[in-house]
RNA sequence: ACGGACCGGUGGACGGCCGCGGCCCGCACCGUCCACGGUGCGGGGUGAGGAACGUCCGGGCACCACAGGGCUGGAUGGUGGGCAACACCCACUCGGGGCGACCCGCAGGCCAGUGCCACAGAGAGAAGACCGCCUCCGCUGCUCGCAGCGGGGGUAAGGGUGAAAGGGUGGUGUAAGAGACCACCAGCGGCCCCGGUGACGGGGCCGGCUCGGUAAACCCCAUCCGGUGCAAGGCCGAACAGGACGCGUCACGAGGGCUGCCCGCCCCAGCGUCCGGGUUGGCCGCUCGAGCCCGUCGGCGACGGCGGGCCUAGACAGAUGGCCGUCGCUGCGUUCCAGGGCAACCGACGCGCAGAACAGAACCCGGCGUACAGCCGGUCCGUCCCC
Numbered sequence: 001a002c003g004g005a006c007c008g009g010u011g012g013a014c015g016g017c018c019g020c021g022g023c024c025c026g027c028a029c030c031g032u033c034c035a036c037g038g039u040g041c042g043g044g045g046u047g048a049g050g051a052a053c054g055u056c057c058g059g060g061c062a063c064c065a066c067a068g069g070g071c072u073g074g075a076u077g078g079u080g081g082g083c084a085a086c087a088c089c090c091a092c093u094c095g096g097g098g099c100g101a102c103c104c105g106c107a108g109g110c111c112a113g114u115g116c117c118a119c120a121g122a123g124a125g126a127a128g129a130c131c132g133c134c135u136c137c138g139c140u141g142c143u144c145g146c147a148g149c150g151g152g153g154g155u156a157a158g159g160g161u162g163a164a165a166g167g168g169u170g171g172u173g174u175a176a177g178a179g180a181c182c183a184c185c186a187g188c189g190g191c192c193c194c195g196g197u198g199a200c201g202g203g204g205c206c207g208g209c210u211c212g213g214u215a216a217a218c219c220c221c222a223u224c225c226g227g228u229g230c231a232a233g234g235c236c237g238a239a240c241a242g243g244a245c246g247c248g249u250c251a252c253g254a255g256g257g258c259u260g261c262c263c264g265c266c267c268c269a270g271c272g273u274c275c276g277g278g279u280u281g282g283c284c285g286c287u288c289g290a291g292c293c294c295g296u297c298g299g300c301g302a303c304g305g306c307g308g309g310c311c312u313a314g315a316c317a318g319a320u321g322g323c324c325g326u327c328g329c330u331g332c333g334u335u336c337c338a339g340g341g342c343a344a345c346c347g348a349c350g351c352g353c354a355g356a357a358c359a360g361a362a363c364c365c366g367g368c369g370u371a372c373a374g375c376c377g378g379u380c381c382g383u384c385c386c387c
Stems, first nucleotide, its partner, number of pairs: 001383010012327007020047002023044009049358001053369002056367005061229004073225005078092005093107001094105004108220002113218002115214003130159002132155011167185006186210001188207008233284004242275006255267004291310008329355006339346002
């Protein structure tokens, strides 16, 4: 210099004008007045994200259910840690990929059982004789110990099919062969030693010689798991039904009006109080929380302890935006021009033009997954060159 691996950060800044949602204060109007509420205006302060997204996991919280256990069902699946918990994270082991930094893994059990293994192929599970090889019998031929045809038997060395044909190589052996036997290697099982908390790793001895793959097939093993979600749920509560009680109704009249009271006059058969279900509506839940930032200590790390500081949207399913200016960033162009180069050309500064994503809270939190214009920083790997 080029190519690459991993980790972390950022997601424009400042100002002006117009506008919007919560909160606080003030004023005006309305609900007859006050409290309180609503509307409007003014002022102050505040107002999205790294994913607020998908709603896929795990929790908090709320209500319902629940003695305990089991069946059914679901989830998880190497080991050790972290965490409130997890299907998340960290470290390690094993397997696979890469020259490497590093990446990927649904990584328990098919000698508990059952099932499946397409096509091809004779045969697909403790299998199989299609071709071939060997041998015996019969027939035919002749160059007389060979060939051909038919049949019986042996054989898993060789060929052929297949993703896979029941260990591999070499030898002994045999009519031909075969773990039938032997040596080495691979694999499996058992016992033992060493290292490690453990998964596991290293080594030694013995055994039968060797029983494929598939559990993202049923199944088995171990561990865990009640259901529904803030439209959860709680409180206040008009109106209209309904119920109870009291007074009144046949003129002895409850109640209402004239009227602030009494008398009087008029109207009139219902009126009043309480209970009540929880509808329209209002309030709470609601944002102080496994919170955020800084420092320090322990730990390889995830993370944890301690100390200090901070308060940061909470809404009618409703806002968080628009325009302009300056600056910054990126890309392209650029007469003259700094600089480099023999040259082609590269090109700082300045100037001009253009661009800036994905997306958007609604009970809260921890994760995962997905989307994203770009920009910045760090560590490491490979190749080449220079000192």